Predicted 3D model of RNase P RNA and transfer RNA as a complex of 478 nucleotides. It holds a member of the Rfam family "Bacterial RNase P class A". By type it is a ribozyme.

RNA sequence: UGAGCUGGCCGGGCAGUCGCUGGCCGUGGGUCCUGAUGGAUCGGCGGCGAGAGGAAAGUCCGGGCUCCAUAGGACAAGGGCGCCAGGUAACGCCUGGGGGGCGCGAGCCCACGGAAAGUGCCACAGAAAGCAAACCGCCGGUCGCCGGUGAACAACACCGGCCCCGGUAAGGGUGAAAGGGUGCGGUAAGAGCGCACCGCGCACCUGGUAACAGGUGCGGCAGGGUAAACCCCGCUCGGAGCAAGGCCAAAUAGGAAUCCUCAUGGUGUGGUCCGCAUCCGGAUUCGGGUAGGCUGCUCGAGGCGUCCGGUGACGGGCGCCCUAGAUGAAUGACUGCAGCCGACCGUGCGUCCUCGACGCACGGUCGGGAACAGAACCCGGCUUACAGGCCAGCUCGAUCA
RNA sequence: CGGGGUAUGGCGCAGUCUGGUAGCGCACCUGCUUUGGGAGCAGGGUGUCGGGAGUUCAAAUCUCUCUACCCCGACCA
Numbered sequence: 001u002g003a004g005c006u007g008g009c010c011g012g013g014c015a016g017u018c019g020c021u022g023g024c025c026g027u028g029g030g031u032c033c034u035g036a037u038g039g040a041u042c043g044g045c046g047g048c049g050a051g052a053g054g055a056a057a058g059u060c061c062g063g064g065c066u067c068c069a070u071a072g073g074a075c076a077a078g079g080g081c082g083c084c085a086g087g088u089a090a091c092g093c094c095u096g097g098g099g100g101g102c103g104c105g106a107g108c109c110c111a112c113g114g115a116a117a118g119u120g121c122c123a124c125a126g127a128a129a130g131c132a133a134a135c136c137g138c139c140g141g142u143c144g145c146c147g148g149u150g151a152a153c154a155a156c157a158c159c160g161g162c163c164c165c166g167g168u169a170a171g172g173g174u175g176a177a178a179g180g181g182u183g184c185g186g187u188a189a190g191a192g193c194g195c196a197c198c199g200c201g202c203a204c205c206u207g208g209u210a211a212c213a214g215g216u217g218c219g220g221c222a223g224g225g226u227a228a229a230c231c232c233c234g235c236u237c238g239g240a241g242c243a244a245g246g247c248c249a250a251a252u253a254g255g256a257a258u259c260c261u262c263a264u265g266g267u268g269u270g271g272u273c274c275g276c277a278u279c280c281g282g283a284u285u286c287g288g289g290u291a292g293g294c295u296g297c298u299c300g301a302g303g304c305g306u307c308c309g310g311u312g313a314c315g316g317g318c319g320c321c322c323u324a325g326a327u328g329a330a331u332g333a334c335u336g337c338a339g340c341c342g343a344c345c346g347u348g349c350g351u352c353c354u355c356g357a358c359g360c361a362c363g364g365u366c367g368g369g370a371a372c373a374g375a376a377c378c379c380g381g382c383u384u385a386c387a388g389g390c391c392a393g394c395u396c397g398a399u400c401a
Numbered sequence: 402c403g404g405g406g407u408a409u410g411g412c413g414c415a416g417u418c419u420g421g422u423a424g425c426g427c428a429c430c431u432g433c434u435u436u437g438g439g440a441g442c443a444g445g446g447u448g449u450c451g452g453g454a455g456u457u458c459a460a461a462u463c464u465c466u467c468u469a470c471c472c473c474g475a476c477c478a
Base pairs, nucleotide, nucleotide: 001397002396003395004394005393006392007391008390009389010388013337014336015335016334017333018332020051021050023048024047025046026045027044029042030041031040032039033038053372057383058382060381061380062379063378064377065241066240067239068238072274073273074272075271078237079236080235081234082233083097084096085095086094087093098112099110100109101108102107113232114231118230119229120226121225122224135172136171137168138167139166140165141164144162145161146160147159148158149157150156180198181197182196183195184194185193199221200219201218202217203216204215205214206213207212245295246294247293248292255286256285257284258283259282260281265279266278267277268276288477289476290475302321303320304319305318306317307316308315309314340368341367342366343365344364345363346362347361348360349359350358351357352356402474403473404472405471406470407469408468411427412426413425414424421458428447429445430444431443432442433441451467452466453465454464455463
């Protein structure tokens, strides 16, 4: 200096003016209750202090919370997860490790149990696609036929071809996939037929908590792929969701039809049975009414700092802090300054042979006012979107000393 | 805010569960018929199966993710 990799962080600064939504304090009023002190509630004004995110998003997982019975038992069905160990409230998340793949490397990626329980599927092509098969080829063979040679017909011999029978799985061809791979030997030709190495399977030993790795011996190889096909094995899962749930207020035609059922029953959050609770009620549709307020509502597996344990995820101790609760839904607008980005102009430097082009630095003018995007009960994750910028560690290359 | 569903020619829909050539109707185009049009007859193409990744030999179909659209959900009785 160029090209990259990993981890972490920011994602808009400062000042002024005017607003918006909560909270607290003060002040001065209205309404209601009370005999009064006083209380409740609604506006006004002033002051203080606070006010979106790393993803608030998608709603893809896991929890808290609330109701259904305390979430219970049995059976059936279904969903999810899937190398090992650990972390965690929990997880499909995270950390560390193993195995496989990619990259020169730093590093990155992997839904990574079982195909030797069973079933299904493997289109087209191809001879054959699943207790394998034989199209071309290669090799061997009897009879027959044809051709050639042996000077000539027959006979005979040899050679070649065709038919037929048999062997083979090296080679060709088909396919995504053809029953280990390479080499040597061997054979009529071939073949784990034999041998060496590699792969595979089984057993044992060693290391490791384990996944797994290494070694030794045996086995000539049986058992193709597909489980993000059914399935098997192991683990796990009750349902619904803040429009949950609770309280107050207002209003009515407290209506009609159909169905289930009045106790061996209905209903009670989703299959069936048991159990429990409750009861004349329940479900659907049509019609009617009100569409207001309070609560849940933000202090929580919370944040920051520091020390200790751990490779790490994380855990523990101590100290400090309180940090949005809106409901058509606030968290903004304008101005100035500095910085940033873009365009143009000028100056200087560098590279290329010049014109000129490109790059860097400085100065000026104009413009942009910034990316993705906005809480809605709350957390832990994942995924997706994101202009620009900062920090740390590491890798590969080039050049110079 | 919460829950559920759909996306396939121009339009309306099958096919997805159980992976193997993308189909049906209307519409459209071409030709014949007609003086011309309509009707009729014959023939034809409709197409990144919403986008992107993965599994698989092979994906409209299975899995993940993104996008767009649609539907339902207040309380009283």